[in-house]
Model confidence (mean pLDDT): 83 of 100.
A computed fold for a 118-nucleotide RNA from Halobacillus andaensis, annotated as SAM riboswitch aptamer (S box leader).
RNA sequence: UUCUUAUUUUGAGAGGUGGAGGGACUGGCCCUUUGAAACCUCGGCAACGGGUCUAUGUUGUAGGUAAUAGAUACUGUGCCAAUUCCAGCAGAGGCAUGAAGCGUCUGAAAGAUAAGAA
Numbered sequence: 001u002u003c004u005u006a007u008u009u010u011g012a013g014a015g016g017u018g019g020a021g022g023g024a025c026u027g028g029c030c031c032u033u034u035g036a037a038a039c040c041u042c043g044g045c046a047a048c049g050g051g052u053c054u055a056u057g058u059u060g061u062a063g064g065u066a067a068u069a070g071a072u073a074c075u076g077u078g079c080c081a082a083u084u085c086c087a088g089c090a091g092a093g094g095c096a097u098g099a100a101g102c103g104u105c106u107g108a109a110a111g112a113u114a115a116g117a118a
Base pairs, nucleotide, nucleotide: 001118002117003116004115005114006113007112008111013042014041015040016039017038021031022030023029025088026087027086028085043080044079045078048076049075050074051072052071053070054069055068056067084110089107090106091105092104094102095101
């Protein structure tokens, strides 16, 4: 980098350095000199992988393995404005109009994170 699978309306910020951008992309709409990005320190959120613990657990019985469920921030990641900020493609209703349009629901796509594979 690509592919597969799972999740994606939950949750969680202070200080220092820095000095103008940031929210993936496009449009919209926001955040930001009452200080953006980035880096550092400390703190927090979170059960995706590992570990540990508990329960169940193939058998004639016991123990144990696989497996399943739960717990736990010890470890590897991740995350800490706004639903992934909203929409983007397709379908089905609704409202409105001369037309453009507005809004709802469902599914997908794209993105993000994790685990596995190449």